[in-house]
Context: one part of a larger RNA
RNA sequence: GAUUGAACGCUGGCGGCAUGCCUUACACAUGCAAGUCGAACGGCAGCACGGGUGCUUGCACCUGGUGGCGAGUGGCGAACGGGUGAGUAAUACAUCGGAACGUACCUUAUCGUGGGGGAUAACACAGCGAAAGCUGUGCUAAUACCGCAUACGCCCUGAGGGGGAAAGCGGGGGAUCGAAAGACCUCGCGCGAUUAGAGCGGCCGAUACCUGAUUAGCUUGUUGGUGGGGUAAAAGCCCACCAAGGCGACGAUCAGUAGCUGGUCUGAGAGGACGAUCAGCCACACUGGGACUGAGACACGGCCCAGACUCCUACGGGAGGCAGCAGUGGGGAAUUUUGGACAAUGGGGGAAACCCUGAUCCAGCAAUGCCGCGUGAGUGAAGAAGGCCUUCGGGUUGUAAAGCUCUUUUGUCAGGGAAGAAACACCGGCUCUAACACAGUCCGGGAAUGACGGUACCUGAAGGAUAAGCACCGGCUAACUACGUGCCAGCAGCCGCGGUAAUACGUAGGGUGCGAGCGUUAAUC
Repeated sequence: GAUUGAACGCUGGCGGCAUGCCUUACACAUGCAAGUCGAACGGCAGCACGGGUGCUUGCACCUGGUGGCGAGUGGCGAACGGGUGAGUAAUACAUCGGAACGUACCUUAUCGUGGGGGAUAACACAGCGAAAGCUGUGCUAAUACCGCAUACGCCCUGAGGGGGAAAGCGGGGGAUCGAAAGACCUCGCGCGAUUAGAGCGGCCGAUACCUGAUUAGCUUGUUGGUGGGGUAAAAGCCCACCAAGGCGACGAUCAGUAGCUGGUCUGAGAGGACGAUCAGCCACACUGGGACUGAGACACGGCCCAGACUCCUACGGGAGGCAGCAGUGGGGAAUUUUGGACAAUGGGGGAAACCCUGAUCCAGCAAUGCCGCGUGAGUGAAGAAGGCCUUCGGGUUGUAAAGCUCUUUUGUCAGGGAAGAAACACCGGCUCUAACACAGUCCGGGAAUGACGGUACCUGAAGGAUAAGCACCGGCUAACUACGUGCCAGCAGCCGCGGUAAUACGUAGGGUGCGAGCGUUAAUC
């Protein structure tokens, strides 16, 4: 000099854009952060509509008939998104390679979707318990569950053969059948098997990867083989047997420290230091262990066990996990609101309408940082008054002020007022079709939707009005005098000042530097 997620002191007008627990991975009150689908299902607790009954005429009761829908079965999601950096010196990360793998949703292609069965929750009844919750009996549905049939391709094979699937739901309807429901046909969404892809993920190798030798030897599933088990998959990954190997001064092992990278800061560069925000990867979710479900987890807001802690209890037993967003206590020099909205972007579910979304977008707080603007401009010598100094002549503050003439950024008031939002949906045309259904085409049309926000911005009005401090002035280092003090009080980054004329302490006047900041401390180059 540059820089900072800074803090402290004094001061403080506005706007834009960023950033904001670096310390206790300490403990957490409260609310919210993952739901959705009735076009999978049986149903109907509540609401609304319709209908019915009774009458006391505006109330009661009944009724799944309709819109819908609590609880329940089922599907998909909950493995994403969000947080933190404890652990980890290599099962991490970065880069470059590799072969023995998996993949729900999406896309591509081919084939299929036939016929049956038995349950169970909800519910009803009964019971236990303080509660959390649980038990028994009975009834019922499905895209829940289980056989049978079939098998292009698929899997196994001793190549003869053997094995294995599926589910329906919604819209529409010309002919035919039917009393009707519907059959049947068709369109869409689904379902099963296989194929290829994309993207994603699992695995292996090489190189690189902080400090210490006052850590020199380490290792027995250890190193390799055979055979088996296991996995989606290679492998001592695991097991039995066999051999005795493997690593190490090119630093093994041990100990300490640490998430890694893109990058950030500095520097002419080489390099050095760091790894907040943003992006990629990894690890973790009260502590330790474990598996279940699932395409995917050994799962932050799932389960089980153990432990510590907290809470409820009728003492028998139960409940919990903010390193999600806010917020509280504590720690600390120190770090924000228990805010608004799903309008946009994105995600989950759904055919859709839509619902959910503390992701996100916004607002609030903080000079924490960067950038921009302002606190007026011109004129004005009687060089006013006052202050300070003085050689008492004067000098300086100083065109500074006052005065006069303007302007109105910002602020105040008044008026207007955005972009961010055009898609999906809807309507029409065309194509398909038996079809005015559906679907496709995006060809056309036109509508709704804004948290921020009456915000940004624009126009007008009055009025100099609403806005300057901080540090320093001995040398380094830009800037000097007076008074007070008298080795005292004090200053100080280094040299050093202060013991009666202190440009170095304190105050004042003046000056210098920077300026909504300035200085100090800490830290890095």